This is a predicted structure of a 79-nucleotide RNA (c-di-GMP-I riboswitch aptamer) from an Acidobacteriota bacterium. Its mean pLDDT, the model's own confidence on a scale to 100, is 87. Taxonomically the source falls in Acidobacteriota (Bacteria, Pseudomonadati). Of the family's consensus pairs, 95% are formed in the model. Rfam family: c-di-GMP-I riboswitch aptamer. Its family is annotated with cyclic-di-GMP binding in the Gene Ontology.

[in-house]
RNA sequence: GCACGAUAAAGGCAAACCUCCGGCGACGGAGGGACGCAAAGCCACGGAUCUGGACGAGCCAGAAAGCCGGGCUACCGAA
Numbered sequence: 001g002c003a004c005g006a007u008a009a010a011g012g013c014a015a016a017c018c019u020c021c022g023g024c025g026a027c028g029g030a031g032g033g034a035c036g037c038a039a040a041g042c043c044a045c046g047g048a049u050c051u052g053g054a055c056g057a058g059c060c061a062g063a064a065a066g067c068c069g070g071g072c073u074a075c076c077g078a079a
Stems, first nucleotide, its partner, number of pairs: 004077002012037002017032006035066001041072003045069003049063005
């Protein structure tokens, strides 16, 4: 350095739920709160999912990175 990931150490994030705010909505932001997480940091690139366009296919516009892949970056260091 690469890979890997301890009942290690230091630190980090924060599901459900609640309150307030924003959005038609999926959902987002802030505060509280911790189910979990070694990328639960970032990117909608592929698949899947979800929302709106009355409905199905298709298409368009969106959401979601804590669904699975992929890309980029990063703390620590036992086996």